[in-house]
């Protein structure tokens, strides 16, 4: 510091997500040690048990156990010690601290800075003064009574540092005087005069002449300090305006009361104020701070532990005591809850420490000790202290250490992967050597201890004192919970000590198997549908490590609320427009003061924390001490530039006056002509009108048309504009009246009077609403007619509101320049509108300059780009409005406005990872321009109708094997299914197999041949025969036998074979198609932020991205063309099997023969054609048109040749091949059947329908092929297919082989025929083991449909179409098919509007799987959240009233009472009781706000393949 994610790609906007840090955490897996910290975030829920606040030479009274002594009736009794005791009581001090919690509180609660001249302060310190003298009670104890208990009552006794009276007293307090000083002018401080008033308590030690003296502590009073507290003030301190008004003790005054003290704090009276848009009131949330976490900072979030403050103590209220409380471990009352009870009554308050239950994802021991620190009491010893110090539990956090170190390759085994060779785990292990942190055992062993006390020494102080006491210094003794802990030493021994997450990208780290959109993963993007680096497992790797991950929360990244540091033309965002209030901002000069501002100083900003350096624990965490810092606040001093303020002046902003000017600016009134419609009359006759075409409608009752007259309403043609005016909406005939604003010119005047503008007010198109008019035309709704699958639309005929007027509402628009207002600055060019000036002129133009307005193009600059560009979207300033992902939502609820319709304001739940802007490349368009093609047109011939052939679909079948399916499947794979083929079906067989390689064992005479049985065959079973493979060897009868082995065959075994089984969407290869269309790209350069563009576009031209010219392009590649083959002409060479002109021979005849190379031809090589030449056009170019010559002329004709790519196009059944599947079968063999079926539909063909013909006879001319398991002549036989036979030919030699149409002659005469030949019957031929299913051909007979073919559709532009035959491949045989060959041989093309396909340019796009695209709404189904809802239920709260506990205060005086007074009667004073004010709780009534829930209901969201349509995106088919 960034990254991922919208797109085919790009830039931008914008959200979502991730990487970092942190935590009082929790959960999962795992877990060795130590140090230091931390540990109920939830139920301020309820609590059993124990402990957490006592203490004391003031006081009275005063045990027991135990011990000792005495007595004893041996039961016991008494005395002393215990004992200056315990426990209890009176009294003093403490209990208001310490400890806990965060419910409440939005507040002077907290923080900070001040004030208190408006106050208090126990204990403590300092200083002064004092402490005299009396009195009456009361607890304890005892006696009696009541009660279950808690406890209570009564009688009698007693003490005090308890209580009370008197005395004394001040610098105390109060009243009255004057003085000095200060002052906020209220008052305060000081000294002073006078009057009144207010105190006390002792105990202990020492000495004593017993009078007293003295010391310590305690006591009283005064002053001061210190400490603590109260009160007041400035500033700061969360969210909501869908909370806008709140307030009656309320705001102020006077008086009184009350308080320590100010004050409406309280009361009476008077006044009517006070607060609020700078946010009152109300609602929600919350303890505040130092700080903590994060961040570069500014900020943001938080407020555990530690520290300061506040609040609270079961809930609510109240006072008492006290220096201090409205009191956590006190009291009273009410309420809820729990417990005890003898049912009459009582008791209680862990948010103290432990602990329990409960809640919860979740948080510890009912521990030890007062040794240290601190606190209370005490003179002290000491006692108390769940504060605190320690220990225990918990990886909860931070920090540290360890789980070993060094060698060790045959790179062991195992596991994983593998291309099968090997590689990885991996020096890792084993093994060897070593060490001892930690752990275990044993031994040693701290610091934390200082006080204090007692003993003692010395000094000093007090004192009369060597007592005593206090202080200081020294010596000795004593005190440790932790704990025999830290630490040290020794011994044994590598031993007891590694896991977790991740490995598709972000993000470090890859492979195998399983699974097969299943199971699952996932933070985002997204993985998984048979080859998953994304699931699960194994191996390997990466990261961190006693932890690792996950979840949650906060900050960061996020400049994604933007002060630092964002925006608003099109991405979210300028208010519809103006006027104007508050507010904000504001020209020049001078002077003043100093609020802001700046500088500096002082105080404060607690400690801790953070930071810097230092020090202490072995280090670190941690701790100690020092410094720095603490941005803030307050006070002082100084400065005076700027802002604000005050004073004075100025004129450049603004305004006023004068003179001109333009204008659909506004309001009202009047007037005008054209047109539409209607009415009346005339002329006139059958249609009019309307549409793409119709129809509805009007018209013979006279329309339309036309003429004349009249009525009425609305709108104002031409001028008219890129024009003018207005704030915007908007404004258009003419005239008049009234009226607003603007511009120009020149002077004068005012003197900042200005700009903006939250609220507010006014205006505000169309539609709509109300009342009353008006109504010609137009025209929602509505009706009818068309269109359509439908047509509640588009089109047509009608037609009502409305449109118009007056008055009043509404208040919204794409109210748009999608651009708020104002001011200033910043190169230019060119139009138009309104004014002024200059020059010139007789005058008007033209020309120059200037002010205001309105357009276009463009510089710099800006912008994501598009674009903007002196009329800014540039550069700056001022003010206002608005935005913060999409949807939900221009919604809901609430409020305000409105007659209503509705408007303004305006959320949330839920849901998605996008939504969006601009531009790019494509593709597409029922967008445009240009061009091409047998694309259309012009022609010729077909198909579609018939019969048949063939292929396909469908159907059928045991099977009708499989594939091909728009063009680009369908006479296609198949250049040839009777068996075979054959893959299918039925049946019968085989199982290492029909075929390949290898292994092991056996058998054999190697193998082969033949026969028999059975059988449909295959197969199964049986038999015979030939002595003959090779051969290291051995034996001998020397050509025989034996024999390991080899080859071969069989049997058995194991590896494997085999598969036309699946996947062409795993593939190679090949092929089709666009398309023989002219395209497709690259390098360098340039332009653009970029995708990309340029080049390749443009002007011409071409068959062509062919060529020329131009051009920020210059070049190049693959395509085009050419090079290749055939063909058309000529030449040269060569002549056999070809040829034969001339010569010769021969024949009935024939190149038959000799011969010849002239010709044809054959087959090699050359030539030729290149726009080369001429004319014209054209940019002088490319090129085009014409011409000459030429066999051929503008690529001469034909072929081969197929760019980048598209279609997951076709093919696993040609072959190859990954993966999967079958293995006595999905393999293999055999027989028969099927692929040939047949109601039907389609494609491709053949033959026809006839006279340009059929039939018969005669006769002529090819090319290209094929031939030895072959072609086959002559000859003979058969009507014929064919047969017999076999010359010749391995082919320019022989054969197939007859070419046919044509030509000549004859016949038929328009008919279902002498056309046509299907179908059927019979008889045959050939091939072949075999012709039934199911071949071809022949003959005889039969003689179907069909008379030129609907909609529609195909081919062809010249040697082409059409027509005529011939050949070949496959093949035993079989074609109307396929591939070739030649013969005869046309017609037409004006032209590019239209159909189809294609190319290029341009345009729009919401498409990119690319229009077979995208996408909208209703309905149906499921789920989710939300609104309304008769009601119902709860919380909070207002108002009014009732009730009114305890208690303070006030009143009362009839009951009662120790202290004082008394004249003894009583008084003063007090207590109880009663009454009253206030008031908690409770109740009644009525509102408000916020929740829960609800029959039903409403819309919304989401959901692979539901229904209906097709609204939007292209001119989206009605923009």
């Nucleotide at each position: 510091a960034g990254a991922g994610u919208u797109u085919g790609a790009u830039c931008c906007u914008g959200g979502c997500u991730c990487a970092g840090g942190a935590c009082g955490a929790a959960c999962g897996c795992u877990g060795g040690c130590g140090g230091c910290g931390u540990g109920c975030u939830u139920a301020a829920c309820a609590c059993a048990u124990g402990c957490a606040a006592g203490u004391c030479a003031a006081g009275g009274a005063g045990a027991a156990c135990a011990u000792u002594u005495u007595c004893u009736u041996c039961g016991g009794a008494a005395a002393a010690u215990u004992a200056u005791u315990a426990a209890a009581c009176u009294g003093g001090c403490g209990a208001a601290c310490g400890g806990g919690u965060g419910a409440g509180u939005a507040a002077c609660a907290c923080g900070u800075a001040g004030g208190u001249a408006a106050u208090c302060u126990a204990c403590c310190u300092u200083a002064g003064a004092g402490a005299u003298u009396g009195g009456g009670a009361u607890a304890a104890c005892u006696c009696g009574g009541c009660g279950a208990a808690a406890g209570c009552c009564g009688g009698a006794c007693u003490a005090a540092u308890a209580c009370c009276g008197a005395a004394u007293a001040a610098u105390g307090c109060a009243g009255c005087g004057g003085c000095u000083c200060c002052u906020u002018c209220g008052g305060g401080a000081g000294a002073u005069g006078u009057u009144g008033u207010u105190a006390a308590a002792g105990u202990g030690g020492g000495c004593u002449u017993c009078g007293g003296c003295u010391c310590a502590c305690a006591c009283u009073u005064u002053a001061a300090g210190a400490u603590g507290a109260g009160c007041c003030u400035g500033c700061g301190u969360c969210c909501g305006a869908u909370u806008a008004g709140c307030u009656u003790g309320u705001u102020g005054g006077u008086a009184a009361g009350g308080u320590a003290a100010u004050g409406g704090c309280u009361u009476a009276c008077c006044a009517a104020g006070g607060c609020g848009a700078u946010g009152a009131u109300c609602g929600g949330u919350a303890g505040c701070u130092g700080g903590u976490c994060u961040g570069a900072g500014a900020g943001g979030a938080c407020g555990a532990u530690c520290a300061g403050c506040c609040a609270c103590a079961c809930u609510g209220g109240a006072a008492u005591u006290g220096a201090g409380a409205u009191a956590c471990g006190g009291u009273c009352c009410a309420g809820a809850c729990u417990c005890c009870u003898a049912c009459g009554g009582g008791a209680g308050g862990c948010a103290g420490c432990a602990g329990u239950g409960g809640g919860g994802a979740a948080u510890u021991u009912u521990g030890c000790g007062c040794a240290a620190u601190g606190g209370g009491c005490g003179a002290a010893a000491g006692c108390c202290u769940g504060a605190c110090g320690c220990a225990g539990c918990a990886a909860c956090g931070c920090c540290g250490c360890g789980u070993g170190a060094u060698c060790g390759a045959u790179g062991a085994a195992g596991c994983u992967c593998u291309u099968a060779g090997g590689a990885g785990u991996g020096u890792a292990a084993a093994g060897a050597u070593c060490u001892g942190u930690c752990a275990u055992a044993a031994g040693g062993g701290a610091a934390g201890a200082a006080c204090a006390a007692c003993u003692u020494u010395a000094a000093u102080a007090u004192a009369a004192a060597u007592a005593a006491u206090a202080u200081u210094a020294g010596a000795a003794u004593u005190u440790g919970a932790c704990g025999g802990u830290a630490c040290c030493u020794u011994a044994u021994a590598a031993g007891a000590a590694a896991g977790c997450a991740c490995c598709g990208g972000c993000u470090a780290a890859c492979u195998u198997a399983g699974u097969g959109c299943c199971a699952g993963c996932a933070g985002c993007c997204g993985c998984g549908g048979u080859a998953a680096u994304a699931c699960u497992a194994g191996g390997g790797g990466u990261g961190c490590a006693a932890g690792c991950g996950u979840u949650g929360u906060c900050c960061g990244g996020a400049a994604u609320c933007a002060u630092u540091g964002g925006g608003c033309g099109u991405a979210a965002a300028g208010g519809g427009u103006g006027c104007g209030u508050a507010g904000g901002c504001g020209u020049c000069c001078a002077g003043g003061a100093a609020a802001g501002u700046u500088a500096u100083u002082u105080g404060u900003u607690a400690a801790a924390u953070c930071c810097u350096a230092c020090g202490g624990c072995u280090u670190a965490a941690c701790c100690g001490a020092a410094g720095a810092a603490a941005u803030g606040c307050a006070a002082g001093u100084a400065a005076a530039a700027c802002u604000a303020c005050c004073u004075g002046g100025a004129u450049a902003g603004a305004g006023u006056u004068u003179a001109a000017g333009a204008g659909a600016g506004g309001a009202a009134a009047a007037u005008g002509g054209a047109a539409u419609u209607c009415c009346u009359g005339g002329u006139g006759u059958a249609g009019c009108g309307g549409u793409g075409a119709c129809a509805u409608g009007c018209g013979u009752a006279g329309a339309u048309a036309u003429c004349a007259g009249g009525a009425g309403g609305a709108a104002c043609a031409u001028c008219u504009a890129u024009g003018g005016c207005g704030a915007a909406g908007g404004c258009a005939a003419u005239u008049u009246u009234c009226u607003g604003g603007c511009u120009u010119a020149a002077a004068a005047c005012u003197g900042a009077c200005g700009c903006u503008g939250a609220g507010g007010c006014a205006c505000g198109a169309a539609a709509g609403c109300g009342u009353g008019g008006g109504g010609a035309g137009c025209a929602a709704a509505c009706a009818g007619g068309a269109u359509u699958a439908g047509a509640u639309a588009c089109c047509c005929u009608g037609g009502u509101a409305g449109u118009c007027c007056a008055c009043g509402c509404c208040g919204u628009a794409a109210a748009c320049g999608a651009u708020g207002a104002g001011u200033a600055c910043u190169u230019g060019g060119u139009g138009c509108c309104g004014g002024a000036g200059g020059a010139u002129u007789c005058g008007a133009c033209c020309c120059c300059c200037u002010c205001g307005g309105u357009g276009c193009c463009g510089u710099a600059g800006c912008u994501a780009a598009c674009g903007c560009g002196u009329u800014a979207a540039g550069u700056a300033c001022u003010c206002c409005g608005c935005c913060u992902g999409g949807g939900g939502a221009c919604u809901a609820c609430g409020a305000c406005c409105g007659c209503a319709a509705g408007g303004u304001u305006g959320a949330a739940a839920c849901u998605c990872a996008a939504a969006g802007g601009a531009a790019u490349u494509g593709a597409c368009g029922g967008g445009g321009a240009c061009c091409c093609g047998c694309a259309c047109a012009a022609g010729c011939g077909g198909u579609g109708g018939a019969a048949c052939a063939u292929g396909u679909g469908g159907u059928u079948u045991a099977a009708u094997u499989c594939g091909a399916u728009g063009c680009a499947a369908c006479g296609c794979g198949a250049a040839g299914a009777a068996c075979c083929u054959u893959a299918c079906c039925u049946g019968g067989a085989c199982u290492u197999g029909a075929c390949a390689u290898g292994u092991u064992a056996g058998u054999g005479a190697a193998a082969g041949u033949c026969c028999c049985g059975u059988g449909a065959a295959a197969g199964c079973g049986g038999g015979a025969u030939u002595c003959u493979c090779u051969g290291c060897g051995a034996g001998c009868u020397u050509g025989c036998u034996c024999a390991a082995g080899g080859a071969c065959a069989c049997u058995a075994u194991c590896a494997c074979a085999g598969g036309u089984g699946a996947u062409g969407c795993a593939u190679g290869g090949c092929u089709g198609u666009c398309g023989u269309c002219a395209g497709c790209u690259c390098g360098u350069g340039u332009c653009g932020u970029g995708a990309g563009a340029u080049g390749u576009u443009g002007g011409g031209u071409u068959a062509a991205g062919u060529c020329c010219c131009g051009c920020a392009a210059c070049g190049a590649g693959c395509g085009c063309a050419a090079c290749c083959c055939c063909u058309a002409u000529u030449c040269u060479u060569a002549g056999u099997u070809g040829c034969c002109a001339g010569c010769a021979c021969g024949u009935u005849a024939u190149g038959g023969u000799g011969g010849g190379g002239a010709c044809u031809c054959u087959a090699a090589g050359a030539a030729g054609a290149c726009u080369g030449c001429c004319c014209g056009g054209g940019a002088u170019a490319a090129c085009c048109g014409g011409g000459a010559g030429g066999a051929a002329g503008g690529u001469g004709g034909g072929g081969a040749u197929g760019a980048u790519g598209u279609c997951a196009a076709g093919u696993c059944a040609g072959u190859a091949u990954g993966u999967c599947c079958c293995u006595u079968a999905u393999g293999c063999c055999c027989a028969g059947g099927g692929c040939u079926a047949c109601a039907c539909a389609c494609g491709u063909g053949c033959u026809a329908c006839a006279a340009u013909g059929g039939c018969c006879g005669g006769u002529a001319c090819a090319a290209a092929g094929g031939g030895c398991a072959g072609c086959a002549a002559u000859a003979c036989c058969g009507c014929g297919a064919g047969g017999u036979g076999g010359a010749g030919c391995u082919a320019a030699u022989c054969c197939c082989a007859a070419a046919a149409a044509g030509c000549c002659g004859g016949u038929c005469u328009c008919a279902g025929u002498u056309c046509g030949g299907a179908u059927u019957g019979g008889a045959g031929u050939c091939u072949g083991c075999a012709a039934c299913u199911c071949g071809a051909c022949u003959c005889c007979a039969u003689g179907a449909a069909g008379u030129u073919g609907g909609a529609a559709u195909c081919g062809c532009u010249a040697g082409u179409a059409a027509u005529c035959g011939c050949g070949u491949a496959u093949c035993a045989g079989c074609g109307u098919g396929a591939c070739g060959c030649g013969g005869u041989g046309a017609a037409u093309a004006c032209g590019u509007u239209c159909c189809c396909g294609g190319g290029c340019c341009u345009u729009g796009u919401a498409c990119a799987c690319a229009c077979c695209g995208c996408c909208c709404g209703u309905c149906a189904c499921a789920c989710c959240a939300c609104g309304g809802g008769a009601g119902u239920u709860g919380a909070u709260u207002g108002u009014a009233c009732c009730u009114g506990a305890a208690g303070c205060c006030g009143g009362u005086g009839g009951g009662c009472c120790a202290a004082c007074c008394u004249u003894c009667g009583g008084g003063a004073g007090g207590c109880a009781g009663c009454c009253g004010u206030c008031u908690a709780u409770g109740g009644u009534a009525u509102g408000a706000u916020c929740g829960g829930u609800a029959a039903c209901u409403g819309g919304g969201g989401u959901g692979a393949a539901g229904u209906c349509g097709u609204a939007a995106c292209a001119a989206g088919g009605u923009a």
The RNA shown here (small-subunit ribosomal RNA) has 1519 nucleotides and comes from a metagenome. It matches the Rfam family "Bacterial small subunit ribosomal RNA". The coordinates come from a structure-prediction model, not an experiment, and the mean pLDDT is 82. RNAcentral holds the sequence, with entries from SILVA.